Molecule: THF (Tetrahydrofolate) riboswitch aptamer
């Protein structure tokens, strides 16, 4: 020199644990700006992620329970706030499994020749 290879951030998926909304935040989309990460080292995208202002779109609710407040002077109903359960949400974070995985350059690094 040559040819193979390892190996991160961090994307994404499913499970559990907790929350959050269900009086619609969230999330997903579009635009403008800024800012961050990207194998061990050095660059660095039109690609990943975050923030911000802005913009169009939109949802799933149902039971039970009593203290309370109200309709109403009582009762029974009923409505409101509460808590609780089961939902529902391209919904927040954590843990763990699995999957993907240097954009791209240049050098290391491990076998081979």
């Nucleotide at each position: 020199g040559g040819c193979a290879g390892a190996g991160u951030a961090a994307g994404g998926g499913c499970a559990c644990a907790u929350g959050c909304g269900u009086a619609a935040a969230g999330u997903g989309c579009c635009g403008c700006c800024c800012c961050a990460a990207c194998g061990g080292g050095g660059a660095g995208u039109u690609g990943u992620g975050g923030g911000g202002c802005g913009g169009a779109c939109g949802a799933a609710a149902a039971g039970c329970a009593g203290c309370g407040g109200g309709g109403c002077a009582a009762a029974a109903c009923c409505c409101c706030a509460u808590g609780c359960u089961u939902g529902c949400g391209g919904u927040g974070u954590g843990u763990g499994c699995c999957u993907u995985g240097c954009a791209u350059c240049c050098c290391g690094c491990u076998g081979c020749c």